[in-house]
Description: The prediction has a mean pLDDT of 80. The part of an RNA shown here (large-subunit ribosomal RNA, domain I) has 583 nucleotides and comes from a Candidatus Nanopelagicales bacterium.

Context: one part of a larger RNA
RNA sequence: GGCAUACGGUGGAUGCCUUGGCGCCAAAAGCCGAUGAAGGGCGUGGAUGGCUGCGAUAAGCCUCGGGGAGCUGUCAUCAAGCUUCGAUCCGGGGGUACCCGAAUGGGGGAACCCACCUGGGCAAUACCCAGGUACCGCUGGUUGAAUAUAUAGGCCAGACGGGGGGCACGGAGGGAACUGAAACAUCUUAGUACCUCCAGGAAAAGAGAUCAUUCCCUGAGUAGUGGCGAGCGAAAGGGGAAAAGCCCAAACCUACUCUGUGUGAUAGGCGGCAGCCGUUGCAGAGUGGGUGUUGUAAGGCUCGUCUGGGGUCUCUGCUGGGAUCCCAAGGAGUUACAAAUCUAAUCUCUAGUCGAAGGGGCUGGAAAGCCCAGGCAGAGCGAGUGACACCCUCGUAGGCGAAAGAGAUUAGACUCCUGACGAUGACCUUGAGUACCGCGGGGCACGCUAAUCCUGCGGGAAUCCGGGAAGUCCACUUCCCAAGGCUAAACACUUUUGGCGACCGAUAGUGAACAAGUACCGUGAGGGAAAGGUGAAAAGCACCCCGGUGAGGGGAGUUAAAAGAACCUGAAACCGUAUGCCU
Numbered sequence: 001g002g003c004a005u006a007c008g009g010u011g012g013a014u015g016c017c018u019u020g021g022c023g024c025c026a027a028a029a030g031c032c033g034a035u036g037a038a039g040g041g042c043g044u045g046g047a048u049g050g051c052u053g054c055g056a057u058a059a060g061c062c063u064c065g066g067g068g069a070g071c072u073g074u075c076a077u078c079a080a081g082c083u084u085c086g087a088u089c090c091g092g093g094g095g096u097a098c099c100c101g102a103a104u105g106g107g108g109g110a111a112c113c114c115a116c117c118u119g120g121g122c123a124a125u126a127c128c129c130a131g132g133u134a135c136c137g138c139u140g141g142u143u144g145a146a147u148a149u150a151u152a153g154g155c156c157a158g159a160c161g162g163g164g165g166g167c168a169c170g171g172a173g174g175g176a177a178c179u180g181a182a183a184c185a186u187c188u189u190a191g192u193a194c195c196u197c198c199a200g201g202a203a204a205a206g207a208g209a210u211c212a213u214u215c216c217c218u219g220a221g222u223a224g225u226g227g228c229g230a231g232c233g234a235a236a237g238g239g240g241a242a243a244a245g246c247c248c249a250a251a252c253c254u255a256c257u258c259u260g261u262g263u264g265a266u267a268g269g270c271g272g273c274a275g276c277c278g279u280u281g282c283a284g285a286g287u288g289g290g291u292g293u294u295g296u297a298a299g300g301c302u303c304g305u306c307u308g309g310g311g312u313c314u315c316u317g318c319u320g321g322g323a324u325c326c327c328a329a330g331g332a333g334u335u336a337c338a339a340a341u342c343u344a345a346u347c348u349c350u351a352g353u354c355g356a357a358g359g360g361g362c363u364g365g366a367a368a369g370c371c372c373a374g375g376c377a378g379a380g381c382g383a384g385u386g387a388c389a390c391c392c393u394c395g396u397a398g399g400c401g402a403a404a405g406a407g408a409u410u411a412g413a414c415u416c417c418u419g420a421c422g423a424u425g426a427c428c429u430u431g432a433g434u435a436c437c438g439c440g441g442g443g444c445a446c447g448c449u450a451a452u453c454c455u456g457c458g459g460g461a462a463u464c465c466g467g468g469a470a471g472u473c474c475a476c477u478u479c480c481c482a483a484g485g486c487u488a489a490a491c492a493c494u495u496u497u498g499g500c501g502a503c504c505g506a507u508a509g510u511g512a513a514c515a516a517g518u519a520c521c522g523u524g525a526g527g528g529a530a531a532g533g534u535g536a537a538a539a540g541c542a543c544c545c546c547g548g549u550g551a552g553g554g555g556a557g558u559u560a561a562a563a564g565a566a567c568c569u570g571a572a573a574c575c576g577u578a579u580g581c582c583u
Stems, first nucleotide, its partner, number of pairs: 001582009015568001016533002020504002022501009031165002039100003042055003046078002049075003061094006070082003105114003115133007135162003138158006169200001170198005180187001184227001214241005224232002245486003248431001252290010267280001268277002270320006295464001297430004301425001302423005308327007329418005341413010352400003359372004374391002376380001382394003436459007446471001466481005520527002540567001543555004
């Protein structure tokens, strides 16, 4: 030195465990912000370092409920206290809420510096306290140039609005490359990633120039498309989810304003007769109200028939007509179709509450195990308890419950609406730089001869005897009515609650079961860990001895066991001690 055996050390694998994760399902909820958000800084405790909570009223204040014996959050104690005169705790409502941050009085290197105005305290112009002072838009008021009216502009006010934030989801404007095609250019990756703008609890889309919009399954990897390569890839139809339809513009009528024009007795003042008035007229434009909204064309204008009551007005009286209001009748409604609010009832949510039935013996440190003989069950889901508990505890099945707040449904209050039918004339209206065409581009599964959709440039209609579509185009036929707008649900995502898992079990599962987006690294953007387990209970080794008043060890004691905190189990590599053999 090697090999073997025995016993150790080191190390932290393995086994077991789970406070933490992951996924799916169901239900519910979904924006916050100048009334100062999201996110932070700094404070705040008797002692206070981190976390949590809170804000100079600072682990808390008030109030209304619940609850009923302990409590002063946690790591983690000590001291001192509170509490059946109901604390701690849980829920509803309220108060306080420093400084920064859109940050908004001005500035600024965030959490800091420096002001002004008004009011108050004070002897005080010092100091302190409270409120206000950003910008943009809108509305209202006031003032007011060139310029006479005016306008621009200035100033003031507003419990008028905006600003900023939001993981993911949505719409829009821009928009790659690696890659694949076994190279590469059309193509693909992909309208993906990424940037910007905007919005909401959903968004978007959507009510026929058509099969309302949206989502799922299928049709189907089909028809197609494609350097017909790589690839890309429908739709109709069928089955489901959910279902909801509406309003303008215009024609016509009317009120007001402005502009132009018009008069000597004309026009006009709802028709007729009589009276009366006298720029009230006419045309155009604008604003408001009514009407009206479609393709078997519709609506308007004109006419006819039918239709509850009453009041007022329509220059006056009569008659006819019209407008408006009230009552009655009918209908509808708060998400579109107009828009607020209140009351009652019921239900749901935000704390809770009741909730059946067990004893003995044996083993053991401990009984829930085993034995004996019982009980409950609308409850034998599950968790905990010193080993495995239907009957020990929490629960579970099944019931019950709200002062306050929120939501839903129903009813009522309340609010809104109400002429119907027909005829006639081809008299009026029915969305224009639009449809369409040429060229170019984009988007449609469709890269094109390419319908449909969007559009840059150029051209450019018709007006119901009209126009569009049915995959070039033409004819016929059929269906429909563009160039204005609104619209819930089914659908996406997130959070919460509940349930479940041939999901993980500490190198796994989230990066994070622990002080985790922490420590640490980086100027910065950013990157980003490791780290779980004594025991049933600290009962965490009193006391003695060796030792440096050590570390550590030996006794003694606790415990079922030292499992002794470098603590469950404790593999291997690696390092030793002893013995044997070989060299």